A computed fold for a 1495-nucleotide RNA from an uncultured bacterium, annotated as small-subunit ribosomal RNA.

RNA sequence: AAAGAGUUUGAUCCUGGCUCAGGAUGAACGCUAGCGGCAGGCUUAAUACAUGCAAGUCGAGGGGCAGCACGGGUAGCAAUACCUGGUGGCGACCGGCGCACGGGUGCGUAACGCGUAUGUAAUCUACCAUUAACCGGGGAAUAGCCCAGAGAAAUCUGGAUUAAUGCCCCAUAGUAUUAUCGAAAGGCAUCUUUUGAUAAUUAAAGCUAAGGCGCUUACAGAUGAACAUGCGUGCCAUUAGUUUGUUGGUGAGGUAACGGCUCACCAAGACUACGAUGACUAGGGGGUCUGAGAGGAUGAUCCCCCACACUGGUACUGAGACACGGACCAGACUCCUACGGGAGGCAGCAGUAAGGAAUAUUGGGCAAUGGAGGCAAGCCUGCCCAGCCAUGCCGCGUGAAGGAUUGACGGCCCUCUGGGUUGUAAACUUCUUUUGUACGGGAAUAACCCUCCGAACGUGUUCGGAGCUGAAGGUACCGUAAGAAUAAGCACCGGCUAACUCCGUGCCAGCAGCCGCGGUAAUACGGAGGGUGCAAGCGUUAUCCGGAAUCAUUGGGUUUAAAGGGUCCGUAGGCGGAUUAAUAAGUCAGAGGUGAAAUCCCACAGCUUAACUGUGGAACUGCCUUUGAUACUGUUAGUCUUGAGUUAUAUGGAAGUAGAUAGAAUGUGUAGUGUAGCGGUGAAAUGCAUAGAUAUUACACAGAAUACCGAUUGCGAAGGCAGUCUACUACGUAUAUACUGACGCUAAUGGACGAAAGCGUGGGGAGCGAACAGGAUUAGAUACCCUGGUAGUCCACGCCGUAAACGAUGGACACUAGUUGUUGGCGAUACAUUGCCAGUGACUGAGCGAAAGCAUUAAGUAAUCCACCUGGGGAGUACGUUCGCAAGAAUGAAACUCAAAGGAAUUGACGGGGGCCCGCACAAGCGGAGGAACAUGUGGUUUAAUUCGAUGAUACGCGAGGAACCUUACCUGGGCUUAAAUGUAGGCUGCAUUCGGCUGAAAGGCUGAUUCCCUUCGGGGCUGCUUACGAGGUGCUGCAUGGUUGUCGUCAGCUCGUGCCGUGAGGUGUUAGGUUAAGUCCUGCAACGAGCGCAACCCUUACCUUUAGUUGCCAGCAUGUAAUGAUGGGGACUCUAAAGGAACUGCCUACGCAAGUAGUGAGGAAGGUGGGGAUGACGUCAAAUCAGCACGGCCCUUAUGUCCAGGGCGACACACGUGCUACAAUGGCCGAUACAAAGGGCAGCUACCAGGUGACUGGAUGCGAAUCUUUAAAAUCGGUCUCAGUUCGGAUCGGAGUCUGCAACUCGACUCCGUGAAGUCGGAUUCGCUAGUAAUCGCGGAUCAGCAUGCCGCGGUGAAUACGUUCCCGGGCCUUGUACACACCGCCCGUCACACCAUGGAAGUUGGUAAUACCCAAAGUCGCUGGGCUAACCGUAAGGGGGCAGGCGCCUAAGGUAGGAUCAAUGACUGGGGUGAAGUCGUAACAAGGUAACC
Repeated sequence: AAAGAGUUUGAUCCUGGCUCAGGAUGAACGCUAGCGGCAGGCUUAAUACAUGCAAGUCGAGGGGCAGCACGGGUAGCAAUACCUGGUGGCGACCGGCGCACGGGUGCGUAACGCGUAUGUAAUCUACCAUUAACCGGGGAAUAGCCCAGAGAAAUCUGGAUUAAUGCCCCAUAGUAUUAUCGAAAGGCAUCUUUUGAUAAUUAAAGCUAAGGCGCUUACAGAUGAACAUGCGUGCCAUUAGUUUGUUGGUGAGGUAACGGCUCACCAAGACUACGAUGACUAGGGGGUCUGAGAGGAUGAUCCCCCACACUGGUACUGAGACACGGACCAGACUCCUACGGGAGGCAGCAGUAAGGAAUAUUGGGCAAUGGAGGCAAGCCUGCCCAGCCAUGCCGCGUGAAGGAUUGACGGCCCUCUGGGUUGUAAACUUCUUUUGUACGGGAAUAACCCUCCGAACGUGUUCGGAGCUGAAGGUACCGUAAGAAUAAGCACCGGCUAACUCCGUGCCAGCAGCCGCGGUAAUACGGAGGGUGCAAGCGUUAUCCGGAAUCAUUGGGUUUAAAGGGUCCGUAGGCGGAUUAAUAAGUCAGAGGUGAAAUCCCACAGCUUAACUGUGGAACUGCCUUUGAUACUGUUAGUCUUGAGUUAUAUGGAAGUAGAUAGAAUGUGUAGUGUAGCGGUGAAAUGCAUAGAUAUUACACAGAAUACCGAUUGCGAAGGCAGUCUACUACGUAUAUACUGACGCUAAUGGACGAAAGCGUGGGGAGCGAACAGGAUUAGAUACCCUGGUAGUCCACGCCGUAAACGAUGGACACUAGUUGUUGGCGAUACAUUGCCAGUGACUGAGCGAAAGCAUUAAGUAAUCCACCUGGGGAGUACGUUCGCAAGAAUGAAACUCAAAGGAAUUGACGGGGGCCCGCACAAGCGGAGGAACAUGUGGUUUAAUUCGAUGAUACGCGAGGAACCUUACCUGGGCUUAAAUGUAGGCUGCAUUCGGCUGAAAGGCUGAUUCCCUUCGGGGCUGCUUACGAGGUGCUGCAUGGUUGUCGUCAGCUCGUGCCGUGAGGUGUUAGGUUAAGUCCUGCAACGAGCGCAACCCUUACCUUUAGUUGCCAGCAUGUAAUGAUGGGGACUCUAAAGGAACUGCCUACGCAAGUAGUGAGGAAGGUGGGGAUGACGUCAAAUCAGCACGGCCCUUAUGUCCAGGGCGACACACGUGCUACAAUGGCCGAUACAAAGGGCAGCUACCAGGUGACUGGAUGCGAAUCUUUAAAAUCGGUCUCAGUUCGGAUCGGAGUCUGCAACUCGACUCCGUGAAGUCGGAUUCGCUAGUAAUCGCGGAUCAGCAUGCCGCGGUGAAUACGUUCCCGGGCCUUGUACACACCGCCCGUCACACCAUGGAAGUUGGUAAUACCCAAAGUCGCUGGGCUAACCGUAAGGGGGCAGGCGCCUAAGGUAGGAUCAAUGACUGGGGUGAAGUCGUAACAAGGUAACC
């Protein structure tokens, strides 16, 4: 003292990236803002700076005295003027000390710069403290002042005069310095310390108030500084070699001091893979942030060190500087100027401009702290304070209690007379007064110094007391008064992540940290209400650490996810068998030193608390020294044999190299035989062939490869190696003893080998065969297929150096269960077998693994060495470099872009994958459609409208089971606006009703007449009008829905519970072997059971029985009629309609374990589900329907509602679907005659009679129906027609009618007469049907006033065929592959076109950086010279000595020239890359992806 989450998938596990939650900041921005304390505040332009201030002080060093004050004097009435260093003092000047501190910044610097630990026996140190000693004499100048001059100024020049604590000389001196000669001690190599002798050299300053303060020499302390060394301290190897004062020596010079620091000479070294040199970046540390830690990031504020001071160079002065507020020079810039010349340096504190997202006052005071100088007072001090800023940390407040049986008003929401929520929140009552306001009081920080007094010691120091001194500040703090009074916002509310509703919007506007939201019901946008979080702040952005074990030391990996080098040899390095001894480097322990302070941590203390601050402790995990221990590692010395190697014997192999040689095949040549084709393919053609091919025979030649053996075999390091023989070479294995004695393992850099293709030179060339040509295929076919064919393939020599060079698995060593093959060798043996070693395979445990799988040949368990990986794409690309003849190889990025890319496994779906099975699916048949005419529906077109919907299967005689008006939804025109019905409440009224008239197309409008009922007289009922409320919509959304329906499909499937297996998704069961129509059943089985489906139960039909007989029936009995169950009767039969029975593979044979199957079986009315119907699992198609109905939301409201008339839905060049009628003789027509079932009927069906050719009409009767009514037709019998566009066919048209209806014009059906189209059996293609079925024949019903070729039913007659499952279609089960999951109508690749983005190349162009060479060379140090000038000393003087100017030389900043190097920007044009909604062309990959894919 350690937390995770979201996101790849249909789902899963893993790998892996991206993102979030935390903390932090010298921050900035947005919104907001009451107070205080403590901190902090140009991170950018080391950009440029106006103005003020930031370093002076000393009169007790000096000459003096401009200005001020005082005093004095003169003049004057006075004001005042002038004079006066006399006093206080003091500008400027000489001199001393300071200015090298303090303050700022981080340019440079990758360095002894910094940190740490040492050393200086190689050093210096002003002021300060200690000790010792000394302070004698003399001299020459100079500034100032004065005079004169130059200049615009800055400033300068000359003359005269003057001082010292300035300068010089002499004396004195030593524990100083130098030289020489000793002695002792010590040490670390040079040496150090102590000490002795001789010689030489070097010092000083005064002032004073008389107390003192200074000065000089020496030793030594402290402080500060300097130098040297060990270790530590970024990044790039696409920077690999660097260096000539360079490395060392000798000598000299120089320095405080060592030293190539500098110079002369000599030598040729020095650094570097443990990363030199170079490039880029960067001040370092204490610390700070984060983190569990290890680490990572960082270096603001505070402290230490360094570097810098406009840029570059240089020295001077000084104890100390190469000097921020000093000097000189060069450069850039700014300012002044009289144009001659001058001045300047805020990276000090304020402040200004600029830059920038961004960072403060031109404040007060020396009161404190510290510093400078001064004897001191005092003076100076950007220091201390205050101001600004929510920039941060910390603290306080914005009230507290009560208050709901008025949960108030308002807001918001809802299922809306009401409820919920805001919410005890408010109002209201009581209380308090922090903060703020007003008034009053009021600090500590202060003690020094100085003055006075006192004391001690003993004459100037210390101590005590009193007095004096506060910028901050009338501040902190304290008291009093009134009064809830003066004080809350920001972000968020889809998940991560705490917090949800309404409205608006409608892939728009917008949001977004990631996933993602928004296309009309958005908890994701905007607003509102509510809520959540934090709070004087809250969010956003940026950056760092964390999470990230996502660079893994702690603490990761490499078969398939990214990742093992192609293989071997071997250098450095790393690691290394047994044993003995020594040592003590690593290691461990003790002790000492250091690790500054601050910070962090702990304790205590001071501010009312905290932040903050103080005191103490601990810690600072480090470094150094020293003492000890010796197991392990190392080192040294010795020994050993098991690792490794050597030897002998035996043996093995497609191991290598070279040579020789063999047969088969192929091709070619020659010759023969022989004749028309051969060859090739899915099918063809190109090609070859009558000049004789192919075929066949003989002979000859050529090159390449080696059938069988042959294998899961063998050998080799890998690549790889195959006929046979020989020679040479290498290697493995077994056994055995002998020998060496750790000689070993691995292996960066390096070296060698290294398939195929390719390259060079020279050969060779049979077959095969890139390129190429031709033929096919195809929409195309630069391919797949075919015919040819060059390079190549082969050999020799030399390059290349790569492969999916794979076991996708680096080498070596040890250990860890087994089973079963096989190769080589050696044994045992009973000749069955069996043991050991070395290889090579398969299977299965533990263990491991994400899983698949691996498993003694490990992917297990340990240790060792090497190589490699860190999201996908860009990209193994670009640039650079190395190699190569080239091709190219090796090394190897970035910008930009995405939120994934990926591995294994799972479930589905799919496959031009496989297996099994089924279905009128094919096949076998029968009949149709497609051709004609018509009917009907649809599309299209047209139209004012042709209302709307249905559109592959699963729309199209469908909604519609019946459009003349109505229907009707559409169009045109005319009207109406609470309206069609009904209700409630209020008011008025007796209008209403009925009968008329006018107008109009009607609806409607105008108008005339007529006028209620009951009553208990209160009123009530009814009607109308009016008001309010509630409408209406075939308008939209079937992608908001309910309900219903179609389809897969009446296919056999779809699931669950428990258990078991798997980390999991999931699996098992449901798979397997049989069987079935069936997941039907049986057997087996980690499954055992169950549900929805199947089947059965239901209806109907086929047979029988029982019961019951009216309206049905009539055998027997009876009556009656022309005739009829008409009548009495009857229940036998048919039938009706209720209940039962019957069929179950039950029986037999065969097969089978069983289930079951087969049989012309038996029996039976019926036989294997008897036939038919109803019945439709989980689900799929966002399938259909808002126009059947219902319903959410939206829309219209004098109209998208509603009424009316007319029109339209009926159009017609055309296309399609579904039907009807035909094309005829199995027929048409005429005549005669027979047999149904199921239904319907009162606004109806109608017998019968009459009329009409007929549709029908006029009468009439029965029947609300087993009673009455409703003709069956094909068929059968007879006749006719005789193969024709007909006696087929009936469309179309003309005429005349009938019926329905208000009305048949658009637009009904039917009848009669006449007319008599097309059509002579139908292309490609396609549909239905397996038995009472197809085909054919008629009958009925619904709808309906009328209208059917449609639909729904009914019966009559009544076939053919099925070998079989190869193929087409659909479906089921198992299995396989998959890059699909919107699921193949999937996914997906590349060019081209367009837009945008970053980037490479590029003739060049521009700019920077660091060097090099040469030229020129300022200031300046040093050296030489110094003829010119010159105070101190020497000399009487001349002169000398010394100094200076000047001159010369070396070095050198800046500048110039030159050639390269390197970095960056830019560049016509150009290359590829990335991204983008629907572009173009193809279809390369994923399935056997349609030519397996890949390197």
The coordinates come from a structure-prediction model, not an experiment, and the mean pLDDT is 83.